[in-house]
RNA sequence: GUUCUGUUUCAGGGCGAGGUGAAAGUCCUCACUGGCGGUGAUCGGCACAUGGCCGAAAGUCCGCGACCCUGUCGCCACGCGGCAGGUUGACCUGGUGAGAUUCCAGGACCAACGGUUACAGUCCGGAUGGGAGAAGCAGAUG
Numbered sequence: 001g002u003u004c005u006g007u008u009u010c011a012g013g014g015c016g017a018g019g020u021g022a023a024a025g026u027c028c029u030c031a032c033u034g035g036c037g038g039u040g041a042u043c044g045g046c047a048c049a050u051g052g053c054c055g056a057a058a059g060u061c062c063g064c065g066a067c068c069c070u071g072u073c074g075c076c077a078c079g080c081g082g083c084a085g086g087u088u089g090a091c092c093u094g095g096u097g098a099g100a101u102u103c104c105a106g107g108a109c110c111a112a113c114g115g116u117u118a119c120a121g122u123c124c125g126g127a128u129g130g131g132a133g134a135a136g137c138a139g140a141u142g
Base pairs, nucleotide, nucleotide: 003140004139005138006137007136008135009134010133016030017029018028019027031122032121033111034110035064036063037062038061042056043055044054045053046052059109060108068086069085070084071083072082073081074080075079091107092106093105094104095103113125114124115123
């Protein structure tokens, strides 16, 4: 260093202004936010004779997680957990170029469930939960 096992820690952001109204961070106008891995022609740093190395980089591409549903098994047993399966949102136009749904420019679009004096990506709740995964430590391994 590779792979496996165990273990510890970490792992989601956002309504500000105005309008209507009896009532709205829920409607209307403007505003604001963008989980994890991959890809990535861009950016930054390092090294060098050459090859190179490291870090950042997509909400809308590929895959995953959360929520929800089904089956099955388990239990301190009727509502929680394990496993398997299902479901699961949204991008175009122009430019450059050999090559871009990733860069540049412009204009769009999307965001579980339950609650609520009124319809919620932004408020409250399940959730001091779960979690893709990230980092560290220990052991094993050719």

A computed fold for a 142-nucleotide RNA from Berryella wangjianweii, annotated as FMN riboswitch aptamer (RFN element). Its Rfam family is "FMN riboswitch aptamer (RFN element)". Rfam links the family to the GO term FMN binding. Its mean pLDDT, the model's own confidence on a scale to 100, is 79.